[in-house]
Context: one part of a larger RNA
């Protein structure tokens, strides 16, 4: 370390549980709002953060109704107090109702500010006409509803018409509904009567790149009903204007009467006439609702128990057995429940009743009048309708044209014509229909805490973001707090260990049950020579328990040793793959729903017939009966159609075809497919519309601020030379410059650090600019196809080749991932042909269910065909190689030429003789294929539903390609992998053998083996092999006296072959040729002769050349075989590759190699044997079931049967004497499971039969939460630095204290704006936070602290810019914009100095000041034109002042190792304002008072503390000259110069005295601010605008040292 048991800790699954959603039904409402809405802020309680009520009359007051004994809200506790004089509560009406919001006196940065005195603007309206009266609208708020405007993704497998879709969005109005509406309609020779909706018609008629879609009406069944009014004609009246002949007359314009239509109606004429109706308001009445209540039956004991509602016994009610509680399970306990009353007020509904208001006859003329004009209509252009311009009717309607008037006019799908319907160009109109922020009563085969709203809980909260938006986590004590009195351990109110409480405390507030990953502690056993998917199969030995018996079985734990064995998913020809995907555990997590749209099986009803469907009735009311026949399927087809019709069409046909006929449907469930919908889950870059956004950056616009410190020396000027004058020279002045250096600043060359960072861009070192196109603060502008950009596609809030929030939206995704319980039968493909197709789809194919036909199908054997393949072949085509013969050409030769010869030149044809072909064939098979029989065998075809699959690959063989290259392509055949496990082949998808239904410690083979590893032969007989050749990957030409061996032929006892001794001669140096050539450089050759036993005019060596050694041949010696050539087996060279060197390893030699040949054995999941399961055939049988045979490998995929989960009907049990759930074990079952037993747990749960599903996880870089790795490892944020002592205290490196000691010191000191927003101080605390500890703190907790006429904003002013009246513009929302208002970064009155607090001061206090402005008195004076305010850069000078340096001089301490000096030294300190007055050279200058204020110092010093060293400290007391001299010396001010770019407005002042008096608002003020408080998630090396700026050294605000001051950077 591991495995096991026990007991724990972490965590927070499981079960149970619901306070809380979700979806509906039924009735109510269907709004609020200038009487100030919704929404909000800030208050408001004895204590009061948070929610809730409430508003300063404030967890509430008044009345009036109800109601009864308690009450002061969630919410406890204290404490005070209300209440029978009726509280709390509850229900109606009122009071009151702060501040913001429409938001409204005016501004504004919502919730504040100013001002005045009662109020903004708009629309109508009204007079007596204004600074008037009166009345409305504003604005908010789910959906529904009208209308403006109006997308995109997507579909169309692309995409432009179309499509999404008049969807989404935005934007205007409207109500309780909206819109629509009483025919210039439909319709068809018949007819119907406003609209709206439901069903149908119909997925028809159309319409459509005739794609993809889109897609009516008529007509019928229902639902609910309802009709009217005006304009005009006519008449009357007023008024105005014409006109007159003064009578009127017309004409406008108003208002009244009259009238309102298609069978034309009406005016007009003549007659009647107040009955009736009506969709409306008001009263009253009368009856109901509703918004508080009230009554409202019936039980009791006994057992268990903590506790009865449960169990036993006996009862009762019932118009009430709904449901909820209550200590388990309640009809009779409790609240209610059926049912029955009940209102002071309010509101509301229905009836009647009065009235207000409105409507309302008849007949006659067809003579006259009148009946909606820039309309209808028509052309262009749009756009609606089923119609996409079409033949395109209706309808609207930008634009240009332009009617008729009842004998008109319009429509009836282009136009005309008859014929019909109808009367535009004016309005109004309930119910039948939609919808649900709300409120009541209820419902669920919906959720139960990761589920259900995002929210069960301080949830639109806490947190994130400038913003717009985005947005969680988080439930349970116990029947009752009876929530542990007292003790003990501990610093300790942490945490415990007792003792209590209670049924239980392992129920203890981290609390119900408590699961799992992880973490631990005791014990058993196993582990330190031992290699890997961690099991399995076999086992020793060791512990325990038990049951017998005293020697074993049995059971549990553990596992030494040893065989065999490379996870899971997913993709894939093919994964252990180093190919994906998970770090574990738990919870979720994915083919559903809708619409009878279709199509098919099952099942059921009826059946040439089958169904209703809206809808209405009934009823026990989301159900169901029941009525409704419109429709709709189907009984009849066939043609384009007229049509015909069991046939009909094409046709000249009576032919021929072609579709039909010979009946079976049809509705409803269930399931299995498709089809539109998001259609199996997650995933997208995107586009598109509405917003948000310039606190970051780009750029622009008003204001404002900033830039030590040195250098150089332009132009001008002067003056000198020079010229005629000019130029031009020097010299001096001068001070320019997108000039130099070079800090602050700003930027970022270049290297290192850094890269889980100190930092989502920084530090170090270096390094550009640094008077400019310079940096910088504050307030504004500019917005997404925009901006803005000294230009890099750069920025536009850590995002930019098109921001970011939300919405169309679940976009789409021929794509990858992932898709969850079990068993049983069958089981693929990876091909053909088409594809803007190629990793996708369609149709064939293969598969599988059901059926139907039947025995087609498959095999072997025989017979019988057809065919041009291997193979041959060369007859044909086509190449071809040599001969011969020979045309014909080419070279020669001859010749004057011709002829004419010759030719190892090229050749046609012919012929002989080889030979060759996919696309040759004079032949020509095997096998395959066809047909026929016989025999086996069991399949096949066909309809019908579902599929999957269309990426293959090996390996053998016929072949194309490639190199007769490839683990290579591509096709044909086969077998196998895929989708096949077992054996072998060391390992190995595919090869060799063999196809696993399940069990057996049974047998027999196959491939292959049988010396050891490792089961079987050291088997047996005969070679061969010397190379560890080989022992199972493979190897060549070529070489080779290795070796066995065969076969041919030669020599040999007349002596063979090798060794040894000997000879090897002469012509002659052969001849040429050579300087030479003599056997041997070269050439020639009849290469000859002679002599021998042999002896080449020479085989090699050698020499210039010769010579010189050989050989070849020959004799002696030897004594028996020797060559030679041509196969054969085994060896051998040739032979070189990376972990290991090796045949798998050892190791092997007459083998354990190689060959032959026998014979045993092993050897597999094969076969047999025994047993069992399932399926299917046959036989038997009504079944059940028996018997027999056969058969069960399996990816995608089809089929079938089941297990489990949650809920619901009924039925029928459990259960406090103990549900579920958890945990341990057993036991059954093929298997998903089921159930028994015991601890836990404490209130619930089951069988069984049907039903319905959010119905089963391992995996989706899943999603959410817990825990693990890594790990006690990295790190602990500037290397500016700590030490010691003393103290507190449980506890001290880090607190205090104090002494050293060390950094900063143009800052790491002070001072403010901006942000921050209590963080300030002070007393308690140390859990969490601080990167450690902590007694400390910017943490916690209480409790305190900010004071102003003069500081800063307001109450003043204007810039940029904003907002804006009038005014212009625009579908709308809404854009612009004089005046006018607001708006600082800019202008503009007024205060200093000391003391004082723990914390605030120009703020309080002392003390001296000033300013506006009012009243009062007094006193002078005039008022409108301007002036001023009011302004750049650079650069010179001048003077001083703050300040600072010296020296004198004072004052006070102090000072010298032994000694001495105090006319010596050294340290400190030697201070005083605003304001007022005078004077002046008009400047913060000079003088005076302020100032006997008062500090500083130095001495004393009550009293407090004290670690006894000391510290703190109120008072008091001294002042000394409150000098002087000298240097430097800024800001700020004067003055002056130069330069060109030419340098804000507005109030305000100018403008009015003097004295006394009054009052002098609101808002800020604490604390940090170069930082631990701000922006950067952080107590973070980063960034932050202004102002002060001492000493030495120095040019300086570089450096480097120091002071005042602060610090030592939390390990």
């Nucleotide at each position: 370390g591991g495995c096991g048991u026990a007991c724990g800790g972490c965590g927070g699954a499981u079960g149970c549980c619901u306070a809380g959603g979700c979806u509906c039904u039924c009735a109510g409402a269907g709004g609020c709002g200038a009487u100030g809405a919704a929404g909000g802020a800030c208050g408001u309680g004895a204590u009061a953060a948070g929610c809730u009520g409430c508003g300063a009359a404030a967890a509430g007051c008044u009345u009036u109704g109800g109601g009864u004994a308690g009450g002061u809200g969630c919410a406890a506790a204290u404490a005070a107090c209300c209440g029978a004089u009726a509280a709390u509560c509850c229900a109606a009406a009122g009071a009151u109702a702060u501040c913001c919001g429409a938001a409204u006196g005016g501004g504004g940065u919502a919730a504040c500010c100013c001002a005045c005195a009662a109020g903004a603007g708009c629309u109508c309206c009204g007079c007596a006409a204004g600074u008037c009266g009166g009345a409305g609208a504003g604005g908010c708020a789910a959906a529904c509803c009208c209308g403006g405007c109006g997308a995109a993704c997507u579909g169309a497998a692309a995409c432009a018409u179309c499509u999404a879709a008049g969807u989404a969005g935005c934007c205007g109005g409207a109500g309780g509904a909206g819109a629509a509406g009483a025919a210039a309609a439909c319709a068809a020779u018949a007819g119907u009567g406003a609209u709206u909706c439901c069903c149908u018609a119909a997925g028809u008629a159309g319409u459509g790149g005739c794609g993809a879609g889109c897609g009516a009406a008529c007509g019928g069944g229902g639902a609910u009903u309802a009709g009217c009014c005006c304009a005009a004609a006519c008449u009357g009246c007023a008024a105005u204007u014409g006109u007159u002949a003064c009578g009127g007359c017309a004409a406008u314009u108003g208002c009244a009467g009259g009238g309102u239509u298609g069978u034309a109606g009406g005016a007009c004429u003549g007659c009647a006439a107040u009955c009736g109706g009506g969709a409306c308001g008001a009263u009253a009445u009368a009856a109901g609702a509703a918004u508080a209540g009230u009554g409202g039956a019936a039980c009791c004991a006994u057992c268990u128990g903590g506790a009865a509602a449960g169990u036993u016994g006996g009862g009762c009610c019932a118009g009430a057995g709904a449901c909820a509680g209550u200590g388990a399970a309640a009809g009779c306990c409790u609240g209610g429940u059926a049912u029955a009353c009940g209102a002071c007020a309010u509101u509301u509904u229905u009836a009647u009743a009065u009235u207000a208001c409105c409507c309302a006859g008849c007949a006659g003329u067809a003579a006259u009048c009148c009946u909606g004009a820039g309309u209808a209509c028509c052309g262009c252009g749009g756009g609606a309708c089923c119609g996409g311009a079409g033949a395109a009717a209706u309808c609207c309607u930008g634009u240009g044209g332009g009617a008729a008037u009842u004998u008109g006019c319009c429509a009836g799908c282009a136009c005309c014509a008859u014929c019909u319907g109808g009367u535009a160009a004016g309005g109004c109109u309930a119910a039948a229909u939609a919808c649900u922020c709300c409120u009541g009563a209820g419902a669920g085969a919906c959720c139960g805490a990761u589920a259900g709203u995002g929210a069960a809980c301080a949830a639109g909260u806490a947190c994130c973001g400038u913003g717009a938006g985005g947005g969680a986590a988080a439930g349970g004590u116990g029947a009752a707090a009876a929530g542990u009195a007292c003790u003990c351990c501990g610093a300790a109110c942490a945490g415990g260990a007792g003792a209590g409480u209670g049924a239980a405390a392992u129920a203890g507030a981290a609390c119900c049950u408590g699961a799992a990953a992880c973490c631990g502690u005791a014990c058993g056993c196993c582990u330190a020579c031992a290699a890997g998917c961690g099991g399995u199969c076999g086992g020793a030995g060791c512990c325990u328990c038990g049951a017998u018996u005293u020697a074993u079985c049995g059971a549990g734990g553990u596992g030494a040793c040893g065989g065999c064995g490379u996870g899971c998913c997913u993709u894939u020809u093919g994964c252990a793959u180093a190919a994906u995907g998970a770090g574990c555990c738990u919870a979720c997590g994915a083919g559903u729903u809708a619409c009878c749209u279709c199509u098919c099986a099952u099942u059921a009803g009826c059946g040439a017939g089958g169904a209703u469907a809206a809808u209405c009735c009934g009823u026990u009311c989301a159900g169901c009966g029941g009525a409704g026949g419109a429709u709709u399927c189907g009984a009849a087809g066939c043609g384009a159609a007229a049509g015909c019709g069991a046939g009909u069409c094409u046709g000249a046909a009576c032919a021929g075809g072609g579709c039909g006929a010979a009946u079976a449907g049809u509705u409803a469930a269930u399931g299995g497919g498709a089809g539109u919908a998001g259609a199996c889950g997650c995933g997208a870059a995107a586009c598109u519309u509405g917003g948000u956004g310039a606190u970051c950056u780009a750029c622009c616009c008003a204001u404002g601020g900033c830039c030590a410190g040195g250098u150089u020396g332009a132009a001008g000027u002067u003056c000198c030379g020079g010229u005629a004058a000019c130029a031009c020279g020097g010299a001096a002045u001068g001070g320019a410059g997108g000039a130099c250096c070079g800090a602050a600043c700003c930027a970022a060359u270049a290297g290192a650090u850094g890269u889980u960072g100190a930092a989502a861009a920084a530090u170090c070192u270096u390094u550009g600019g640094a008077u400019g196109a310079g940096c910088u603060g504050u307030g504004g502008g500019u917005g997404g196809g925009g901006g803005u950009g000294a230009a890099a596609g750069g920025c536009u809030a850590a995002u930019c080749a098109a921001a970011c929030c939300a919405a169309g939206a679940g976009a789409u995704a021929u794509c990858u991932c992932g898709u969850a319980c079990u068993c049983c039968u069958c089981g693929a493909a990876a091909u053909g042909c088409g594809u803007u197709u190629a990793g996708g789809c369609g149709c064939a194919g293969c598969c599988u269910u059901g059926g139907a036909c039947u025995g087609a199908g498959u095999g072997u054997u025989a017979u019988a065909g057809a065919g041009g393949u291997a193979g041959a072949g060369c007859a044909c085509u086509g190449a071809u190689u040599g001969g011969a013969c020979u045309a014909g050409g080419g070279g020669g030769u001859u010749u004057c030429a011709c002829c004419a010869c010759c030719u190892a030149c090229c050749a046609a044809a012919u012929c002989c003789a080889g030979a060759c072909a996919a696309a040759c064939u004079c032949c020509g098979a095997a096998u395959g294929c066809u047909a026929u029989a016989a025999c086996a065998u069991a399949u096949g075809u066909c309809c019908a539903g579902g599929a999957g699959u269309g990426a293959g690959g090996c390996c053998a063989u016929g072949g194309g390609u490639g190199c007769u290259a490839a683990g290579g392509u591509c096709c044909g055949u086969g077998g196998c992998c895929a989708a096949a496990a077992g054996g072998g082949a060391a390992a190995g998808a595919a090869c060799c053998c063999a196809g696993a239904c399940c069990a057996u410690c049974a047998g027999c083979u196959a491939a292959g083996g049988u010396c050891c590893c490792a089961a079987a032969a050291u088997a047996u007989a005969u070679g061969c092999u010397a190379a560890g050749u080989u022992g199972a990957a493979g190897u060549a030409a070529c070489g080779c006296g290795g070796u066995c061996u065969g076969a041919u032929u030669g020599c040999u006892g007349u002596g063979a072959c090798a060794g040894c001794u000997a000879g090897g001669a002469u012509g002659u140096u052969a001849g040429c040729u050579u300087g030479g050539a003599a056997g041997c450089a070269g050439c020639u050759a009849u290469u000859c002769a002679u002599u021998u036993a042999a002896a080449g005019a020479g085989u090699g060596c050698g020499u210039a050349a010769c010579a010189g050694c050989u050989c070849a041949c020959u004799a002696g010696u030897c004594g028996a075989g020797c060559g030679a050539u041509c196969g054969g087996g085994c060896a051998u060279g040739a032979a070189u590759g990376a972990u290991a060197a090796u045949c798998g390893g050892g190791c092997a030699u007459c083998a354990a190699g190689c060959a032959u040949a026998u014979u045993a054995c092993c050897g597999a999941a094969g076969c047999u044997a025994u047993g069992g399961a399932u399926u299917u055939c046959g036989a038997c049988g009504u079944a059940a079931g028996u018997c027999g045979g056969a058969a069960u490998g399996g990816u995608a995929g089809a089929g079938g049967a089941g297990c489990a989960u949650u809920c619901c009907a009924a039925u029928u049990g459990c259960g406090c004497a103990g549900a579920a759930g958890a945990u341990a074990u057993g036991u059954c079952g093929u298997a998903a499971g089921a159930u028994g037993u015991g601890u836990u747990g404490g209130a619930g749960c089951g069988g069984u039969u049907g039903g319905a599903a959010a119905a089963g996880c391992a995996a989706a870089u899943g999603u959410a939460g817990g825990c693990a790795u890594a790990a006690g490892u990295a790190a602990c944020g500037a290397u500016a630095a700590u030490g010691c002592a003393g103290g507190u205290g449980a506890g001290a490196a880090a607190c205090c204290u104090g002494c050293a000691c060390a950094c900063c010191g143009g800052a790491a000191g002070a001072c403010u704006a901006a942000g921050g927003u209590u963080u300030c101080c002070u007393g308690a605390u140390c859990a969490a936070c601080g990167c450690u500890a902590a007694u400390c703190g910017g943490a916690u907790c209480a409790g305190g602290g900010u004071u102003a006429g003069u500081c800063g904003g307001g109450u003043c002013c204007u810039a940029a810019g904003a907002u804006g009246u009038a005014c212009c513009c625009g579908a709308a929302a809404g854009g612009g914009g004089a005046a006018g208002u607001c708006g600082a970064u800019g202008g503009c009155a007024a205060a200093c100095g000391g003391a004082u607090u723990a914390a605030u001061a120009u703020u309080u206090c002392c003390g001296u000041a000033c300013c506006a402005g009012c009243u009062u008195a007094a006193a002078u004076u005039c008022a409108a034109a301007g002036g001023u305010g009011a302004c750049g850069g650079a650069g010179u000078u001048c003077a001083u002042u703050a300040g600072g340096g010296u020296a004198c001089g004072c004052g006070u301490a102090c000072u010298g190792a032994c000694g001495g000096a105090a006319u010596a030294g050294u340290a400190c300190g030697u201070u005083g304002a605003a304001c007022c007055c005078c004077g002046c050279u008009c400047g913060g200058c000079g003088g005076g008072g302020g100032a006997u204020a008062g500090u500083a110092c130095a001495c004393u010093g009550a009293g407090c503390c004290u670690u006894c060293g000391g510290g703190c400290a109120a008072g008091g007391u001294g002042a000394u000259a409150g000098a002087u001299a000298u240097c430097c010396g800024a800001a700020c001010g004067g003055a002056c110069u130069u330069c060109c770019a030419a340098g804000a407005a507005a109030a305000g002042c100018c403008a009015a005295u003097u004295a006394a008096g009054c009052a002098g608002c609101c808002c800020g003020u604490a604390c940090c601010g170069u930082a631990a408080a701000c922006c950067g998630a952080c107590a973070c090396a980063g960034g932050u605008a202004g102002u002060c700026a001492g000493g030495g050294a120095g040019a300086g605000a570089a450096u480097c040292c120091c002071a005042a001051g602060g610090u030592g950077c939390u390990c």
Predicted 3D model of a 1611-nucleotide part of an RNA (large-subunit ribosomal RNA, half A) from a Bacteroidales bacterium. Rfam family: Bacterial large subunit ribosomal RNA. Its family is annotated with structural constituent of ribosome and ribosome in the Gene Ontology.